A computed fold for a 476-nucleotide part of an RNA from Viscum album, annotated as small-subunit ribosomal RNA, 3' major domain.
Context: one part of a larger RNA
RNA sequence: UGUCAGGGGCCCGCACAAGCGGUGGAGCAUGUGGUUUAAUUUGAUGCAAAGUGAAUAAAUUUACCAGGGCUUGACAUGCCGCGAAUCCUCUUGAAAGAAAGGGGUGCCUUCUGGAACGCGGACACAGGUGGUGCAUGGCUGUCAUCAGCUCGUGCCGUAAGGUGUUGGGUUAAGUCUCGCAAUGAGCGCAACCGUCGGGUUUAUUUUCCAUAGUUGAGUUUGGAACCCUGAACAGACUGCCGGUGAUAAUCCGGAGGAAGGUUAGGAUGACGUCAAGUCAUCAUGCCCCUUAUUCCUUGGGCGACACACGUGCUACAAUGGCCGGGACAAAGGGUUGUGAUCCUACGAGGGUGGGCUAACCCCAAAAACCCAUCCUUAGUUUGGAUUACAGGCUGAAACUCGCCUGCAUGAAGCCAGAAUCGCUAGUAAUCAUUGGUUAGCCAUAAGGCAGUAAAUUCAUUCUCGGGCCUUGUACA
Numbered sequence: 001u002g003u004c005a006g007g008g009g010c011c012c013g014c015a016c017a018a019g020c021g022g023u024g025g026a027g028c029a030u031g032u033g034g035u036u037u038a039a040u041u042u043g044a045u046g047c048a049a050a051g052u053g054a055a056u057a058a059a060u061u062u063a064c065c066a067g068g069g070c071u072u073g074a075c076a077u078g079c080c081g082c083g084a085a086u087c088c089u090c091u092u093g094a095a096a097g098a099a100a101g102g103g104g105u106g107c108c109u110u111c112u113g114g115a116a117c118g119c120g121g122a123c124a125c126a127g128g129u130g131g132u133g134c135a136u137g138g139c140u141g142u143c144a145u146c147a148g149c150u151c152g153u154g155c156c157g158u159a160a161g162g163u164g165u166u167g168g169g170u171u172a173a174g175u176c177u178c179g180c181a182a183u184g185a186g187c188g189c190a191a192c193c194g195u196c197g198g199g200u201u202u203a204u205u206u207u208c209c210a211u212a213g214u215u216g217a218g219u220u221u222g223g224a225a226c227c228c229u230g231a232a233c234a235g236a237c238u239g240c241c242g243g244u245g246a247u248a249a250u251c252c253g254g255a256g257g258a259a260g261g262u263u264a265g266g267a268u269g270a271c272g273u274c275a276a277g278u279c280a281u282c283a284u285g286c287c288c289c290u291u292a293u294u295c296c297u298u299g300g301g302c303g304a305c306a307c308a309c310g311u312g313c314u315a316c317a318a319u320g321g322c323c324g325g326g327a328c329a330a331a332g333g334g335u336u337g338u339g340a341u342c343c344u345a346c347g348a349g350g351g352u353g354g355g356c357u358a359a360c361c362c363c364a365a366a367a368a369c370c371c372a373u374c375c376u377u378a379g380u381u382u383g384g385a386u387u388a389c390a391g392g393c394u395g396a397a398a399c400u401c402g403c404c405u406g407c408a409u410g411a412a413g414c415c416a417g418a419a420u421c422g423c424u425a426g427u428a429a430u431c432a433u434u435g436g437u438u439a440g441c442c443a444u445a446a447g448g449c450a451g452u453a454a455a456u457u458c459a460u461u462c463u464c465g466g467g468c469c470u471u472g473u474a475c476a
Base pairs, nucleotide, nucleotide: 001476002475004472005471007470008469009468010467011466012465013464015460019423020422021421022420023419026314027313028312029311030310031309032308033307034305035304042053043052064300065299066298067297068296069295073125077124078123079121080120081119082118083117087102088101089100091098092097107114108113127289128288130287131286132285136283137282138278139277140276141274143272148187149186150185151184152183153182154163155162156161167178168177169176193266195264199233200232201231202230203229207224208223209222210221212219237260240254241253242252243251303442320375321374324371325370326369332363333362334361337356338355342351343350344349382413387408389406390405391404392403393402429452430451433448434447
């Protein structure tokens, strides 16, 4: 100087407390372990692995397994020989491939050949999702969006080192201020960036308004005040007032204001820690394989199932369930697409195919909610697992192994032990909706969007984590 302490002091955080809702019990979905298997490919393993890499495993993907095959190779460059290439037929085969036959010559040209492509040959080589993340780059997680980490010069100390960075206040903050053998500076903090919230100016089509019109409709005419959309501005800075404080920084209250003290929420992650993670994104050293650990192909597997764990969905009901009617969004996507309308089917769906390269047309129905009907506390008109049958869609293909519909079936479950998680406001909870990935989809996932809309915070004693100062230290 650090580390450590069931030492001390100060401070902070949904850390506790106060509340609300969950998990742990049930069924199912999904991931992991284990077991099984020819294979169940593999990485990740406390927080910081386990709905994670994977924004989609029927084939492909695919790395795994069993068969069948190739050996200069599926891919690259170089050499030699033959033939342009593409094409057609046939045999064998599960396909990959192997064998045979036919037809046929284009482009450039100095007429020799060349370019591109195919076949054959010899070698240099290709190839490897093979190993090592404890050889590495790059990228990432975590402590932690915590407030820290350092340097130049000077001073102190024999030196390691200290000072500055400590102290009095204050802040979300090493934020600011005062003091001080320190004085300055850098990386962080903050601000600069974009989103949301009220306004001004400008633009006025596909948006909006008035008028005409009609069963109805931007359908007609006129316009741009409003809404919205796009752009550019101003606006918030403790600026003003009072109090407090040390005449400071600040803090408390108030005014004005759409917004008030970081407005809210994003992006942004210092020096470093964990030999943290990744050689399977990619790159790469070394090692290893080279008729195989490369490559092609068919089928299977990654989807198994006494069990254990994690993350979720649906419930256990009356603040509810069923049936009928009525109302109000935002944000997205669309030409290999979206699919209106009409017909048809109980339905999933099928036929038709207007319009739309989109502020125009379509997806599109918002649902919780409101009005009204039935149910009356039951394993029920709760709950929907499971199973049988009949269908639909995508796709070469739906058995292993897809999604959806109808009818029937109707399991566990009556609020959950020890324990444990999230959340402080338009938040929790609840309700629907949307796109990406796709031919289709195992999405209850992850990323957005709007609707309805709470309760509680006495306080820092205790639990956990962190920051600063200080004491001890037989540890480095």
It matches the Rfam family "Bacterial small subunit ribosomal RNA".
The prediction has a mean pLDDT of 80.